[in-house]
Context: one part of a larger RNA
RNA sequence: CGUAAGAAAUUUGAGAGGAGCUGUCCUUAGUACGAGAGGACCGGGAUGGACAGACCGCUGGUGUAUCAGUUGUCAUGCCAAUGGCACGGCUGAGUAGCUAAGUCUGGAAGGGAUAAGUGCUGAAGGCAUCUAAGUACGAAGCCCCCCUCAAGAUGAGAUUUCUGAAAGAGACCUUGAAGAAAAGAAGGUUGAUAGGUCAUAGGUGUAAGUGCAGUAAUGUAUUAAGCUAAAUGAUACUAAUAUCUCGAAAG
Repeated sequence: CGUAAGAAAUUUGAGAGGAGCUGUCCUUAGUACGAGAGGACCGGGAUGGACAGACCGCUGGUGUAUCAGUUGUCAUGCCAAUGGCACGGCUGAGUAGCUAAGUCUGGAAGGGAUAAGUGCUGAAGGCAUCUAAGUACGAAGCCCCCCUCAAGAUGAGAUUUCUGAAAGAGACCUUGAAGAAAAGAAGGUUGAUAGGUCAUAGGUGUAAGUGCAGUAAUGUAUUAAGCUAAAUGAUACUAAUAUCUCGAAAG
């Protein structure tokens, strides 16, 4: 810009893409077959590999500052307690998120038309012949079925609802399970969108101060303490205020 008014939502599916793999074991059955050795078709069940998708409850990884321990040095006047720097100084753990080595799921079944092939009936050609007329089967392959996208499918589809200084959209602002920027998503006081606060979960592992014991290092009681990022819930305390722009044609 178009889809012959402007919008919001829900859709149909022309078409396009994806997937399509396979082993072993048990049973049927030591049966059919075979002198024996050996050893099935068909059918039923179990469990794997690789691949693909999703997820983080479990097992783990990461988790650049969540907790603790600790070395050197500098600083906060000193003790004590802290902070900076040294690869996050080093070390031990670790929430959310992201993840695989973790977990779950998938290939199935079914239908249609066929290939090679197998047929039935059957002439030309008194026989024979799957083929000439007619007709039945037959594959991991083809078309559906399964998953995803999809009306610029200009062939521009359908349904519902709304609308005249309007419906609606945007700017602007609070954001993050979205994201390079756009976009898309959740919200903007008729509000839980983010921050703060409170509570809880989870993490770390018994803070500081004080008392007591000890010459002291240290231990012990207060104390499962103190601290705590991204988690969950609650709560308008703070900030989403105020406002502006677009949107006008058909009948």